[in-house]
RNAcentral holds the sequence, with entries from ENA. Predicted 3D model of a 74-nucleotide RNA (transfer RNA) from a Candidatus Bathyarchaeia archaeon. Rfam family: tRNA. Rfam links the family to the GO term triplet codon-amino acid adaptor activity. Taxonomically the source falls in Bathyarchaeia (SeqCode) (Archaea, Thermoproteati, Candidatus Bathyarchaeota). Model confidence (mean pLDDT): 84 of 100.

RNA sequence: GCCCUGGUGGUGCAGCCCGGUUAACAUAGUCGGCUGUCGCCCGACUGACGCGGGUUCAAAUCCCGCCCAGGGCG
Repeated sequence: GCCCUGGUGGUGCAGCCCGGUUAACAUAGUCGGCUGUCGCCCGACUGACGCGGGUUCAAAUCCCGCCCAGGGCG
């Protein structure tokens, strides 16, 4: 230098191919319920699309560039 894979709440992991419902689920945190207390359990809430630009009525998703991580080729 070229190619491939990935980057989504504090953490893990889907959704992306084929654009459209409130970005699902688990865990964590907070509050409440339950309990003699704690824990377990139940409910509610908080919290995320790597950065910039483009296309579109509408972008986590499509296109371009860049950054970061891992792997391969030379």